Predicted 3D model of a 106-nucleotide RNA (SAM riboswitch aptamer (S box leader)) from Gottschalkia purinilytica. Rfam family: SAM riboswitch aptamer (S box leader). From the family's description: The SAM riboswitch is found upstream of a number of genes which code for proteins involved in methionine or cysteine biosynthesis in Gram-positive bacteria. The sequence is in RNAcentral, with records from Rfam and Ribocentre. Lineage of the source: Bacteria > Bacillota > Tissierellales > Gottschalkiaceae > Gottschalkia. The coordinates come from a structure-prediction model, not an experiment, and the mean pLDDT is 81.
[in-house]
RNA sequence: CUCUUAUCGAGAGUGGUGGAGGGAACUGGCCCUGAGAAACCCGGCAACCCAAAGGAAACUUCCUUGAAGGUGCUAAAUCCAGCAGGUAUAUCCUGAAAGAUAAGAU
Numbered sequence: 001c002u003c004u005u006a007u008c009g010a011g012a013g014u015g016g017u018g019g020a021g022g023g024a025a026c027u028g029g030c031c032c033u034g035a036g037a038a039a040c041c042c043g044g045c046a047a048c049c050c051a052a053a054g055g056a057a058a059c060u061u062c063c064u065u066g067a068a069g070g071u072g073c074u075a076a077a078u079c080c081a082g083c084a085g086g087u088a089u090a091u092c093c094u095g096a097a098a099g100a101u102a103a104g105a106u
Base pairs, nucleotide, nucleotide: 002105003104004103005102006101007100008099013042015041016040017039021032022031023030026082027081028080029079043074044073045072048070049069050066051065053064054063055062056061078098083095084094085093086092
């Protein structure tokens, strides 16, 4: 890099450094930001992997608990739309695509 599976409306800062951008990419919107962006550190959240036991079920899963370790995350639904279908044609709903994260495989 590619593939498979699962999840993506919850949660998390009055901190320090920094000093102008940021919200994945393109387009169109809409936002955040000198009352301090990105990034880094610290703190925190969560529970994918994980740990210890118990229960259910019946061979591999589910539920409960925990947070030492590997990741991840820490404005707004993955900020919204783009493609397809449905719709009362205002809009709204569902799905796909793309993306992100984890675990595994090549």